[in-house]
Context: one part of a larger RNA
RNA sequence: UGACGGGGGCCCGCACAAGCGGUGGAGCAUGCGGUUUAAUUCGAUGCAACGCGAAGAACCUUACCUACCCUUGACAUCCUAGGGAGCCUAUAGAGAUAUGGGUGUGCCGCAAGGAACCUAGAGACAGGUGCUGCAUGGCUGUCGUCAGCUCGUGUCGUGAGAUGUUGGGUUAAGUCCCGUAACGAGCGCAACCCUUAUCCUUAGUUGCCAUCAGGUAAAGCUGGGCACUUUAGGGAGACUGCUGGUGAUAAACCGGAGGAAGGUGGGGACGAUGUCAAGUCAUCAUGGCCUUUAUGGGUAGGGCUACACGCGUGCUACAAUGGGCGAUACAGAGGGAAGCGAAGGGUUGACCUGGAGCGGAUCUUAUAAAGUCGUUCGUAGUCCGGAUUGGAGUCUGCAACUCGACUUCAUGAAGUUGGAAUCGCUAGUAAUCGCGGAUCAGAAUGCCGCGGUGAAUACGUUCUCGGGCCUUGUACA
Numbered sequence: 001u002g003a004c005g006g007g008g009g010c011c012c013g014c015a016c017a018a019g020c021g022g023u024g025g026a027g028c029a030u031g032c033g034g035u036u037u038a039a040u041u042c043g044a045u046g047c048a049a050c051g052c053g054a055a056g057a058a059c060c061u062u063a064c065c066u067a068c069c070c071u072u073g074a075c076a077u078c079c080u081a082g083g084g085a086g087c088c089u090a091u092a093g094a095g096a097u098a099u100g101g102g103u104g105u106g107c108c109g110c111a112a113g114g115a116a117c118c119u120a121g122a123g124a125c126a127g128g129u130g131c132u133g134c135a136u137g138g139c140u141g142u143c144g145u146c147a148g149c150u151c152g153u154g155u156c157g158u159g160a161g162a163u164g165u166u167g168g169g170u171u172a173a174g175u176c177c178c179g180u181a182a183c184g185a186g187c188g189c190a191a192c193c194c195u196u197a198u199c200c201u202u203a204g205u206u207g208c209c210a211u212c213a214g215g216u217a218a219a220g221c222u223g224g225g226c227a228c229u230u231u232a233g234g235g236a237g238a239c240u241g242c243u244g245g246u247g248a249u250a251a252a253c254c255g256g257a258g259g260a261a262g263g264u265g266g267g268g269a270c271g272a273u274g275u276c277a278a279g280u281c282a283u284c285a286u287g288g289c290c291u292u293u294a295u296g297g298g299u300a301g302g303g304c305u306a307c308a309c310g311c312g313u314g315c316u317a318c319a320a321u322g323g324g325c326g327a328u329a330c331a332g333a334g335g336g337a338a339g340c341g342a343a344g345g346g347u348u349g350a351c352c353u354g355g356a357g358c359g360g361a362u363c364u365u366a367u368a369a370a371g372u373c374g375u376u377c378g379u380a381g382u383c384c385g386g387a388u389u390g391g392a393g394u395c396u397g398c399a400a401c402u403c404g405a406c407u408u409c410a411u412g413a414a415g416u417u418g419g420a421a422u423c424g425c426u427a428g429u430a431a432u433c434g435c436g437g438a439u440c441a442g443a444a445u446g447c448c449g450c451g452g453u454g455a456a457u458a459c460g461u462u463c464u465c466g467g468g469c470c471u472u473g474u475a476c477a
Stems, first nucleotide, its partner, number of pairs: 001477002003474003007471007015461002019425005026316008034307002042053002064302007073125001077124002079121005086103007107114002127291002130289003136285002138280003141276001143274001148187006154163003167178003193268004198236007207226003212223003239262001242256005318418001322377007334365003339358002344353003384415001389410007431453007
């Protein structure tokens, strides 16, 4: 000087408390451990691994296993020789591949030849998702959006170092003020950026419809208009600016006015010096090592989907604030050409047919659902719950056996609110309800977004956990 303390002081955080909803019990989905297996590819392992890499394993992917094949190689550069390349097709085979048949004579150049392309050969070399993240770059997590981390000059100290950065106030903040052997400065904080909330202005089409006219069963449907809504460019607006009080007359705090918004208005992007030899050699790059008829390459099939069991994360429930049936209302944000697919028709239905319109403020996806109105069920393992299993189908795709999703008929398991323990959340939040997107042929209860409805509680900081500053002890560095 740090680190640590079941030392002290001050302060903060959904840290506790006050509340609301969960997890832990059930069934299923998914990941992990374990076990099994020819293989169940690899990585991630307290917080900070476990719906994680994977924004999507039937083949492919694929790295694993089995079997069958290749050895200058699937891919790159160079050399030699030959040839067209390409397309169609037969036989054998699981295929890779092997052996044939047919068609075809291209481009530049007068020619020699050349540029692609194919085959064969030789070696230099290729190749490796093989090892080392404790050799590395890059990227990332975490403490933590915590308020800290440093430097120059000066001063003090023999020195390591200290001071500044401590103190008194204050703040979300090393934020600001005052004091001060310090005076300044840098990286962080804040602001500058995006979005949302109000108004003005510019512009009216694909958007809108107040006024005027036409028109309909109804409808901005038509003429017309750009007022409103809205869209997207520009601007205004919030700064403790004004005001009362408190305070050291300071910084600031408490209240008020005006205002759409008030003291950081809400949300996002943004992550200092460093810590964990944290994670990643399997995104990529890369040193070293290893491999070279194999640890490389190709193909078919299988596996990653196994199942006595343990754990994590979720979904659906256990019902009446509910389930069923009928009627009916209101979003936002997205996607769409090998695409979205309307009207109409068929089917109990998944879906099929159909093909209008649309590269889309125009068309389409696309009925939002919870809600509201009516009716039924009456506390029951039920008209709750839907697992499991049998039958019949639909769709995607060479192909749904291992191993897809969906529909329909039948079946109708556990489950009556969950022990110890434990998680999230402070407002348009929690809870609850549906909608969309990426990936994607198909395949979400996951992920990322969107809106609808919309709470309760916070006395307080004694205690638990984590953190910041000052101080104290130490046989630790």